RNA sequence: UGUUUUUAAGGGCAAACCACUCCGAAAGGGUGGGACGCAAAGCUGUGAGUCUCUAUCAGUUUUUGGCUGAUGUGAUUGUCUGGUUGCAAGA
Repeated sequence: UGUUUUUAAGGGCAAACCACUCCGAAAGGGUGGGACGCAAAGCUGUGAGUCUCUAUCAGUUUUUGGCUGAUGUGAUUGUCUGGUUGCAAGA
């Protein structure tokens, strides 16, 4: 210096849920509380999965509406995978 793994120390993050005259069309995000858990549950969003529907197109129907699918916008990463960075002891 690199890789892998495990047990300690010092620490880190923060699920569900609750609150907010917060943001957003929505999915969802933010702040505070709260801890289910996590060795990357740090960062990113490569390839997927899932979700949303303001917009466009098509189909269907009980036809000024609704439903379904696709494109597209967006979201999720604590869904998987990829990239990248990192703490400590031992081997």
Predicted 3D model of a 91-nucleotide RNA (c-di-GMP-I riboswitch aptamer) from Pelotomaculum sp. The source organism's lineage runs through Bacteria, Bacillati, Clostridia, Eubacteriales and Pelotomaculum.